[in-house]
RNA sequence: GGAGUCGGCCAGACAGUCGCUGCCGGGCAUGUCCCGGUGGAGGAAAGUCCGGGCUCCACAGGGCAGGGUGCCAGGUAACGCCUGGGAGGCGCGAGCCUACGGAAAGUGCCACAGAAAACAGACCGCCUAAGCGCCUUCGGCGCCGGUAAGGGUGAAAAGGUGCGGUAAGAGCGCACCGCGCGGGUGGCAACAUGCCGCGGCACGGUAAACCCCACCUGGAGCAAGACCAAAUAGGGGAGCAAUGGUGCGGCCCGCAUCGCUCCCGGGUAGGUCGCUUGAGGUACACGGUGACGUGUAUCCCAGAUGAAUGACUGUCCACGACAGAACCCGGCUUACAGGCCGACUCCUUCA
Numbered sequence: 001g002g003a004g005u006c007g008g009c010c011a012g013a014c015a016g017u018c019g020c021u022g023c024c025g026g027g028c029a030u031g032u033c034c035c036g037g038u039g040g041a042g043g044a045a046a047g048u049c050c051g052g053g054c055u056c057c058a059c060a061g062g063g064c065a066g067g068g069u070g071c072c073a074g075g076u077a078a079c080g081c082c083u084g085g086g087a088g089g090c091g092c093g094a095g096c097c098u099a100c101g102g103a104a105a106g107u108g109c110c111a112c113a114g115a116a117a118a119c120a121g122a123c124c125g126c127c128u129a130a131g132c133g134c135c136u137u138c139g140g141c142g143c144c145g146g147u148a149a150g151g152g153u154g155a156a157a158a159g160g161u162g163c164g165g166u167a168a169g170a171g172c173g174c175a176c177c178g179c180g181c182g183g184g185u186g187g188c189a190a191c192a193u194g195c196c197g198c199g200g201c202a203c204g205g206u207a208a209a210c211c212c213c214a215c216c217u218g219g220a221g222c223a224a225g226a227c228c229a230a231a232u233a234g235g236g237g238a239g240c241a242a243u244g245g246u247g248c249g250g251c252c253c254g255c256a257u258c259g260c261u262c263c264c265g266g267g268u269a270g271g272u273c274g275c276u277u278g279a280g281g282u283a284c285a286c287g288g289u290g291a292c293g294u295g296u297a298u299c300c301c302a303g304a305u306g307a308a309u310g311a312c313u314g315u316c317c318a319c320g321a322c323a324g325a326a327c328c329c330g331g332c333u334u335a336c337a338g339g340c341c342g343a344c345u346c347c348u349u350c351a
Base pairs, nucleotide, nucleotide: 001347002346003345004344005343006342007341008340009339010338012316013315014314015313016312017311018310020040021039022038023037024036025035026034027033028031042322046333047332049331050330051329052328053327054221055220056219057218066217067216068215069214070213071085072084073083074082075081086100087098088097089096090095101212102211106210107209108206109205110204123151124150125147126146127145131143132142133141134140135139159177160176161175162174163173164172178201179199180198181197182196183195184193185192186191225273226272227271228270235264236263237262238261239260240259244258245257246256247255248254280299281298282297283296284295285294286293287292317320
């Protein structure tokens, strides 16, 4: 100098004027009022994909079904998140990625090609030792057969290399490598093992196919839910008046209903609460590899409900991306102009 990896941060700046809105203080003309002060979007406010708080409903306990998660340990209120580790894969490397339990419990599926896709198989090839037949002997041909080393198909075809062995071959035997099992050792564990012994080797893949195993798991969501409460209509109760009208086929009794006044409860419009002080931020110290935890000090940082957070002007620069809170919080994912900081890796050059 170039190329990269990981982590963190910023998200035009300053000034003026005019607006909008929450809170506090003041005023009087008491209201959709005025004046002053003060606060006023994000790293994702987004997607609404997980987890929790909160609220209402349901619920004795246990089980089944359904759903979810899936290497190990830790963190956390909790998680499908995070941290550290293991295993596998990718990269020269810093680093990155992984639904990563079980396929000798069972069932299903495996296109095309291919002889065969699984109780494996034999198209080409190799062999003719043993048995049978024919031909003129050596031998040849055929039958019955043997084999899976080589070729070929495929994403995938019963471990690799070498030596021995054989008619040809084959873990058939052996050595090394690989694999599995048992023990030892290290580690909390996943797991590892240049430690010991055993087994020729155990029979394809697929579980984001059914399934098995382990663990977790009620439903709905702030339009949750709670409170106050007009007008109109309807409901319940008491009283009053007329001793009436109507219905129960007619009459008597009885019952229901119709009027006025007052009270009560439900409930609509509307209003209030829920609503923002919280698993909170910042700084320091301590514990921990880390996620994180503990302690002390300090700070208050949007809370609307037709729903505010804007507009204009001036100066400057590297000329400004994605994008707008609606109950709250922890994550994940997605979008994003430009810039800054730190740690590290690889290549080249110079000293």

Predicted 3D model of a 351-nucleotide RNA (Bacterial RNase P class A) from an Aquisalimonadaceae bacterium.
Its mean pLDDT, the model's own confidence on a scale to 100, is 77.
The RNAcentral record of the sequence draws on ENA.
Lineage of the source: Bacteria > Pseudomonadati > Gammaproteobacteria > Nitrococcales > Aquisalimonadaceae.
Rfam family: Bacterial RNase P class A. By type it is a ribozyme.
A source record names the gene rnpB.